Predicted 3D model of a 349-nucleotide part of an RNA (small-subunit ribosomal RNA, central domain) from an uncultured bacterium. The full RNA is in RNAcentral, with records from ENA, Greengenes and SILVA. Its Rfam family is "Bacterial small subunit ribosomal RNA". Rfam links the family to the GO terms structural constituent of ribosome and ribosome. Model confidence (mean pLDDT): 88 of 100.
Context: one part of a larger RNA
RNA sequence: CUGGGUGUAAAGGGAGCGUAGACGGCGCGGCAAGUCUGAAGUGAAAGGCAGGGGCUUAACCCCUGAACUGCUUUGGAAACUGCCAUGCUAGAGUGCUGGAGAGGUAAGUGGAAUUCCUAGUGUAGCGGUGAAAUGCGUAGAUAUUAGGAGGAACACCAGUGGCGAAGGCGGCUUACUGGACAGUAACUGACGUUGAGGCUCGAAAGCGUGGGGAGCAAACAGGAUUAGAUACCCUGGUAGUCCACGCUGUAAACGAUGAAUACUAGGUGUUGGGUGCCAAAGGCUCCCGGUGCCGUCGCAAACGCAGUAAGUAUUCCACCUGGGGAGUACGUUCGCAAGAAUGAAACUC
Numbered sequence: 001c002u003g004g005g006u007g008u009a010a011a012g013g014g015a016g017c018g019u020a021g022a023c024g025g026c027g028c029g030g031c032a033a034g035u036c037u038g039a040a041g042u043g044a045a046a047g048g049c050a051g052g053g054g055c056u057u058a059a060c061c062c063c064u065g066a067a068c069u070g071c072u073u074u075g076g077a078a079a080c081u082g083c084c085a086u087g088c089u090a091g092a093g094u095g096c097u098g099g100a101g102a103g104g105u106a107a108g109u110g111g112a113a114u115u116c117c118u119a120g121u122g123u124a125g126c127g128g129u130g131a132a133a134u135g136c137g138u139a140g141a142u143a144u145u146a147g148g149a150g151g152a153a154c155a156c157c158a159g160u161g162g163c164g165a166a167g168g169c170g171g172c173u174u175a176c177u178g179g180a181c182a183g184u185a186a187c188u189g190a191c192g193u194u195g196a197g198g199c200u201c202g203a204a205a206g207c208g209u210g211g212g213g214a215g216c217a218a219a220c221a222g223g224a225u226u227a228g229a230u231a232c233c234c235u236g237g238u239a240g241u242c243c244a245c246g247c248u249g250u251a252a253a254c255g256a257u258g259a260a261u262a263c264u265a266g267g268u269g270u271u272g273g274g275u276g277c278c279a280a281a282g283g284c285u286c287c288c289g290g291u292g293c294c295g296u297c298g299c300a301a302a303c304g305c306a307g308u309a310a311g312u313a314u315u316c317c318a319c320c321u322g323g324g325g326a327g328u329a330c331g332u333u334c335g336c337a338a339g340a341a342u343g344a345a346a347c348u349c
Stems, first nucleotide, its partner, number of pairs: 003321004007303002012317001014201004021194003025088003029084003033081002035077008049065006091191001092188003095184004103177007110154001115149007125136002162169002206247006215241002220236004258316006266294009276284003298305002322349003331342004
């Protein structure tokens, strides 16, 4: 390389959009590049192969044949691929009707709680732990009542519930806005799938500038514990956590399962929409979309998966090829930095 693979053994890119490329629905007509077929030319000889022959045999030599799977020219075929033209509606999209949703962005607003401040009541403790101590408190704490300030998060509802491509999204209201779904069948007429590069998004932590800072809390300080205790426990506490703008671009970014399409027993929840039937606040049947559980065939090393496949097939992309060395070194690109991306070898088992 081929092959075989990628849930857990090595291996699915964090996610999307999309360029080149690859692949691509049904009918009719044409062309003939691929494809198939006839003929001609060429494909040197020797060698090799097959059948014969000559040296006593063999090696060796000679003859004949096939082959030389190729190339060029030319005559034809038109199923498939391709190209051109034309048409179709089952893929895809648009329109119309309708409901669901923590989808996104911005502005406004509400109550509970913590903390702090002021005032009242009130007196000796509070706090904390396995037990303590550090700490707070007679300069009046803790507790309690009233008023105020400020920041952050939104109890109940809440649900293997919903939405989103993923990351993720949860008080309420308003504005703007994306997508999906059901029904309909008016319109377009293959406009599709995937997608190397590329572009965009991307938790937390971190970085830059400027704000903000209630609670929590790396670092740090103290008290304990302990042989020690640079920890676990306690009292404090700064970055940070929050906001705006910019950067970073990584995670067990997980379903450890790439995207798309078709097909392949059933059963049972739940969620969104619809159909039909029934003396109809309701029940039952069926259809489509999501989300769970169980399970047949099949698959699987087993665990398990099983119409949301890890089954049966097709298309495209990504990735793997023994362990360590190593996601390291070097180089390059990106970044303010931290670092990220790409990514070896010697050596060793």